[in-house]
RNA sequence: GGAGUCGGCCGGACGGCCGCUGCUCCGGCGCCGUCCGCGGUGCCGGGGGGGAGGAAAGUCCGGGCUCCGCAGGGCAAGGUGCCAGGUAACGCCUGGGAGGCGCGAGCCUACGGAAAGUGCCACAGAAAACACACCGCCGAUGACCGCAAGCCGACCUCGUCGGCCUGCGGCACAGGCAAGGGUGAAAAGGUGCGGUAAGAGCGCACCGCGUCGCCGGCAACGGUGGCGGUCCCGGUAAACCCCACCUGGAGCAAGACCAAAUAGGGAAGCUACUGUGGCCCGCACGGCUUCCGGGUAGGUCGCUUGAGGCGGAUGGUGACGUUCGCCCCAGAGGAAUGGCCGUCCACGACAGAACCCGGCUUACAGGCCGACUCCCUCU
RNA sequence: CGGAGUAUAGCUCAGCUUGGUAGAGCGCCACCUUCGGGAGGUGGAGGUCGUAGGUUCAAAUCCUGCUACUCCGACCA
Numbered sequence: 001g002g003a004g005u006c007g008g009c010c011g012g013a014c015g016g017c018c019g020c021u022g023c024u025c026c027g028g029c030g031c032c033g034u035c036c037g038c039g040g041u042g043c044c045g046g047g048g049g050g051g052a053g054g055a056a057a058g059u060c061c062g063g064g065c066u067c068c069g070c071a072g073g074g075c076a077a078g079g080u081g082c083c084a085g086g087u088a089a090c091g092c093c094u095g096g097g098a099g100g101c102g103c104g105a106g107c108c109u110a111c112g113g114a115a116a117g118u119g120c121c122a123c124a125g126a127a128a129a130c131a132c133a134c135c136g137c138c139g140a141u142g143a144c145c146g147c148a149a150g151c152c153g154a155c156c157u158c159g160u161c162g163g164c165c166u167g168c169g170g171c172a173c174a175g176g177c178a179a180g181g182g183u184g185a186a187a188a189g190g191u192g193c194g195g196u197a198a199g200a201g202c203g204c205a206c207c208g209c210g211u212c213g214c215c216g217g218c219a220a221c222g223g224u225g226g227c228g229g230u231c232c233c234g235g236u237a238a239a240c241c242c243c244a245c246c247u248g249g250a251g252c253a254a255g256a257c258c259a260a261a262u263a264g265g266g267a268a269g270c271u272a273c274u275g276u277g278g279c280c281c282g283c284a285c286g287g288c289u290u291c292c293g294g295g296u297a298g299g300u301c302g303c304u305u306g307a308g309g310c311g312g313a314u315g316g317u318g319a320c321g322u323u324c325g326c327c328c329c330a331g332a333g334g335a336a337u338g339g340c341c342g343u344c345c346a347c348g349a350c351a352g353a354a355c356c357c358g359g360c361u362u363a364c365a366g367g368c369c370g371a372c373u374c375c376c377u378c379u
Numbered sequence: 380c381g382g383a384g385u386a387u388a389g390c391u392c393a394g395c396u397u398g399g400u401a402g403a404g405c406g407c408c409a410c411c412u413u414c415g416g417g418a419g420g421u422g423g424a425g426g427u428c429g430u431a432g433g434u435u436c437a438a439a440u441c442c443u444g445c446u447a448c449u450c451c452g453a454c455c456a
Base pairs, nucleotide, nucleotide: 001375002374003373004372005371006370007369008368009367010366012344013343014342015341016340017339018338020051021050023048024047025046026045027044028043029042030041031040032039033038053350057361058360060359061358062357063356064355065251066250067249068248072281073280074279075278077247078246079245080244081243082096083095084094085093086092097111098109099108100107101106112242113241117240118239119236120235121234134181135180136177137176138175139173141172142171144170145169146168147167148166150164151163152162153161154160155159189207190206191205192204193203194202208231209228210227211226212225213224214223215222216221255301256300257299258298265292266291267290268289269288270287273286274284275283294455295454296453308327309326310325311324312323313322314321315320345348380452381451382450383449384448385447386446389405390404391403392402399436407423408422409421410420411419429445430444431443432442433441
């Protein structure tokens, strides 16, 4: 100098003027109540202080909170899935293990079980799971065919005919084999040596697999030694399923109170349909639909002090915990956080709270800081 | 704000449960029929299965993340 990895942070800055919306204080006016001191409430003016995000988003997980009488038992359903820890909890995070990728810093993994059971594996292929045999290899097979050499016998001059045996090739086949070819995504361990008619865990060595012990580790797991060749036999569980653990349902339009209003109504039908949510038990006693006829759609609380933020100390490899000090930092209800001007720069992306937190995922112009890796050059 | 669902040919929908060549009706095109059109008959074309990944030998189908659209939800009695 170039290329890259990981972690953390920022998300235009400053000033002026004018607004918007909550809180609080002061003053003025009005209304209500009054124990006449005042209290509550609305409007106006002024002062002070606060006013979107790292994702406020998707609503994918987990929790708080509220209601469902209790949240009880069983079944079903759903979720999670190497080990240990953190946490209010989690499918999140941290550390470790195994496997994979990268020269490396590092990164990725729905990563329990297929020797419990069931299902599926199209096409191709002999065979797709109680293995099998298309091509092929072998001949320990043959009253077969052909060729060649040899031996024996007959006729007998070379030679011809017949038989026996050996070798080679072909054909057939009760057979042996699974090494090679071929099919497929996948073919019943791999490599090598021996062995054999040819072969094969058939035998042996190493690797892999299984199992038993010892050592290290909380554990996942790792190391090492022995034994096992009837070594037990693919893949698929984001197919059913098995094992372990977890989950009651709904959601702030939850829910509570006040006010207003009415006929707190009538008729018919359905049934155990209701509270109750997927079912049953248990508990409670009614419930639902349609028609006729009505009413309110106002206010207050829930609502923001919280598993809160910042700083220090301390325990821990870390996630995080303990403790001390300081701070209060949006809370609306058609829904506020904006506009203009000036200066500067790297010229401003994705995007707007609605009960609240912890995560994950997704979107994002540009910039800053720290740690580390590789390559090239120079000293 | 909360909850539920859908996306497959130009349009309306099957297929997804149990993974293996993507189908139907209407519409479109060509031909036959007719003087011509309609109707009818025969044949044919047309699909990145919303999108991006993953599991699997193989994905419209199973799993995950996005995108777009649709529907439902105040109270008294």
Predicted 3D model of RNase P RNA and transfer RNA as a complex of 456 nucleotides. The coordinates come from a structure-prediction model, not an experiment, and the mean pLDDT is 77. Rfam match: Bacterial RNase P class A. Its family is annotated with dimeric ribonuclease P complex, tRNA processing and ribonuclease P activity in the Gene Ontology. The family's RNA type in Rfam is ribozyme.